[in-house]
Context: one part of a larger RNA
Molecule: large-subunit ribosomal RNA, domain II
Organism: Candidatus Heimdallarchaeota archaeon
RNA sequence: GCCAGGGAGUUUAUCCGAGUGGUGAGACUAAGGUUAUAUCGUAAUCGUAGGGAAACCAACCAGUCCGCAGCAUUUGCAAGGGACGACGUGUGAAAGCGCGUGAAAUCACUCGGAUAAGAUGCGAAAGGCGUUGAUCUAUGCGUGGCCAAACUGAAGCCGUGGGAAACUGCGGUGGAGGGUUGAAGGGGUAUUGAUAUACAACUCAUUCCUCUGAGCUGCGUAUAGUGGUUAAAGGCCAAUCGAAGCGCCUGAUAGCACAUUCCGGUAGAAGUGGAGCCGCAGUCCAGCGUGGCACGAGUAUGAACCGUUGGUAGAGUACAGACAGUGUCGGAAUGGGGAGUGAAAUCCUCGCCACACCAUCUAACUCCGAAUGACGGUUCUACGUAGACUGCCGCAGUUGGGUGUGUCGCCGUAAGGGUGGCAACCGAGAAGCGAAUAAGCUAGACUUGGGUUAAGGGCCCUAAAUGUUGAUUAAGUGUAAAAAGCGAAGGACGUCGUAUCGCUAAGACAAUGAGGUGGUAGGCUUAGAAGCAGCAAUCCACUAACAAAAGCGUAACAGCUUACUCAUCGAGCGGUACGGCUCUGAAAAUGGACGGGGCUAAAAUCAACUCCCGAUACCCAAGGGCACCAUUAUAACAUGGUGAUCCGGUAUACCGGCGUUUGGCGAGGGUAGAAGCAGGUUGGAAAUGACCUGUGGACCUCGUUGAAGUGCAGAUCCUGGU
Numbered sequence: 001g002c003c004a005g006g007g008a009g010u011u012u013a014u015c016c017g018a019g020u021g022g023u024g025a026g027a028c029u030a031a032g033g034u035u036a037u038a039u040c041g042u043a044a045u046c047g048u049a050g051g052g053a054a055a056c057c058a059a060c061c062a063g064u065c066c067g068c069a070g071c072a073u074u075u076g077c078a079a080g081g082g083a084c085g086a087c088g089u090g091u092g093a094a095a096g097c098g099c100g101u102g103a104a105a106u107c108a109c110u111c112g113g114a115u116a117a118g119a120u121g122c123g124a125a126a127g128g129c130g131u132u133g134a135u136c137u138a139u140g141c142g143u144g145g146c147c148a149a150a151c152u153g154a155a156g157c158c159g160u161g162g163g164a165a166a167c168u169g170c171g172g173u174g175g176a177g178g179g180u181u182g183a184a185g186g187g188g189u190a191u192u193g194a195u196a197u198a199c200a201a202c203u204c205a206u207u208c209c210u211c212u213g214a215g216c217u218g219c220g221u222a223u224a225g226u227g228g229u230u231a232a233a234g235g236c237c238a239a240u241c242g243a244a245g246c247g248c249c250u251g252a253u254a255g256c257a258c259a260u261u262c263c264g265g266u267a268g269a270a271g272u273g274g275a276g277c278c279g280c281a282g283u284c285c286a287g288c289g290u291g292g293c294a295c296g297a298g299u300a301u302g303a304a305c306c307g308u309u310g311g312u313a314g315a316g317u318a319c320a321g322a323c324a325g326u327g328u329c330g331g332a333a334u335g336g337g338g339a340g341u342g343a344a345a346u347c348c349u350c351g352c353c354a355c356a357c358c359a360u361c362u363a364a365c366u367c368c369g370a371a372u373g374a375c376g377g378u379u380c381u382a383c384g385u386a387g388a389c390u391g392c393c394g395c396a397g398u399u400g401g402g403u404g405u406g407u408c409g410c411c412g413u414a415a416g417g418g419u420g421g422c423a424a425c426c427g428a429g430a431a432g433c434g435a436a437u438a439a440g441c442u443a444g445a446c447u448u449g450g451g452u453u454a455a456g457g458g459c460c461c462u463a464a465a466u467g468u469u470g471a472u473u474a475a476g477u478g479u480a481a482a483a484a485g486c487g488a489a490g491g492a493c494g495u496c497g498u499a500u501c502g503c504u505a506a507g508a509c510a511a512u513g514a515g516g517u518g519g520u521a522g523g524c525u526u527a528g529a530a531g532c533a534g535c536a537a538u539c540c541a542c543u544a545a546c547a548a549a550a551g552c553g554u555a556a557c558a559g560c561u562u563a564c565u566c567a568u569c570g571a572g573c574g575g576u577a578c579g580g581c582u583c584u585g586a587a588a589a590u591g592g593a594c595g596g597g598g599c600u601a602a603a604a605u606c607a608a609c610u611c612c613c614g615a616u617a618c619c620c621a622a623g624g625g626c627a628c629c630a631u632u633a634u635a636a637c638a639u640g641g642u643g644a645u646c647c648g649g650u651a652u653a654c655c656g657g658c659g660u661u662u663g664g665c666g667a668g669g670g671u672a673g674a675a676g677c678a679g680g681u682u683g684g685a686a687a688u689g690a691c692c693u694g695u696g697g698a699c700c701u702c703g704u705u706g707a708a709g710u711g712c713a714g715a716u717c718c719u720g721g722u
Stems, first nucleotide, its partner, number of pairs: 001722006011117013026046002032040002050057002060085001063084004070077002086101006120259002123256001127249006138223009147213001149181003152177001156173007185210003190206002193204002225241001227237003262657006272286004277282001287398002289395006298383003302380008314368001315366002320362003325357004330353002335350005401426003405423007431442003446623007456613003459597003465610001467609006478599002490584003494581010511568005517541003523535002547562001550561003624647002626643006658711001660708010676695008
């Protein structure tokens, strides 16, 4: 893991509510008795009057109006209901205000909830009380035991030498030491070796430390849990120690984690506001969900128009504040610099203040000022007597939300960033499309069959056009609605288009052939300067044309081109501005992604057209459920109808069923074969039911009404098996 069995909202009391039943201004007993499902017991409790702290005082069997159902039917009556008035009491000087008043309760059962109890199940770390342990281990005490072999050679002593002596040298002897090497013993350093469901809940191998001592060790004995013992590590006190083990309190407590067992039907949330709380994983109130009751006619979520409201966007500079420049016979008690003078006066200039002009601004500026919005009204529209709106009652859940969705903000350089408003979606939403994909596009799924479309697609994978017309692109650009899939400024004699300005059959543009001269090597400068280092100037002539030279070149010349001209040729050429597609800009780690194949007058891009495919959408048909209406016998699971505007759904509320064990009552089956088990057939939307055959060998079922130890896949669930 699997299989089988076990396994979680229970019981009692009290209270609240709903339903059903009994009695009803009353209802009902408790303990207990008893001839016991009967009956006695009427003490108590609840109700029948309230107000007030109390003293104390003490209320409408309806006075007016409206009005649903109903009844009548010439516009009325009217139970229940509503409004007003009146009354009781407390308070107050009063006005007024608070509570109450025109009779419905009570007892039982069932269900839902609350509270107290273990209170749906399992789960702490802990706390308290009482006991048991020092056969492990720590330390002490008593009494015993053990330590191969070797090395070193302290004191003392003896001999001998030196010395006056104190003392001392040498040679022996001697055998000290928490001395040395090293077995047994004790230990446990390193390999960070082996082992790693082990030989072992600490072992094995090699290595290593110690081994006459603060040594090791047997037996006996002492110290006990807020206590011991400790050469001190929070170590050790029986595989248990920063407070032992065991039992009890104990089902400790847990706002936390996990689990919580059959089916179907209807509706269907919230992650927000507030509050106190050691409150932020929780709770309470409200909001949002659901079920029921009452009332009885409007309601508002939409649109248009009219009226009212406002200070945002924008705009503006009239106020406040900021701010660049300019100006003024402007201002200042003592600003800086300069001129001037014996010193001053005075003058010039910059700065400061004020004002003016021309500009520029502002969340905390406004002389102004939208749209959208808000409120009210009218008319439509939608919903509503099949009961809306409103009110009351029962039961919840929710209080971590999210979104690269749209839009309006704020913070941030930005971010798949943070944080708000409005709306939508996911959450709790399937299906089709987007390659795959919570929130994008289409669209809100009762079941089955057929058809038509949406988004998106139509070369193949892959359903449908290798469709039509015109253009563009040569970059595989592209084949990407958005997004997470990028691509900017800048640049391009790539190519296409639009506009405009020039040249051109008196021959353009390009190419080819020829010429491209003379004064002159112009002047100056310079070593040189000859068209071409530099400076100033830049004429004249011959010409078809030819620069006092536009560019290479030389030391300087030379040399080669160009401008300019003619000829050949024979039709368009050149410039500017703007636009389309394209190119460049363009770097990342295994080879590689338009979903892929592949695609080039396209299967790319732009513009237009026709046809087709394509969802659970829409339409048609059939069926089911649910809701509501009508009929019958005041009923139903019956019959008939209506539903374009009902049937996605997590938490949750409500409703109806299936099955298990067992009691009562009723009805049956069974040795001509019960239960159980196995296989098969079959009914029901499902939980599940029925039948047949075999096996089995004695009990079993149905209806109704009770009672529950009543349904398992989960809980590292428990026990057993495997």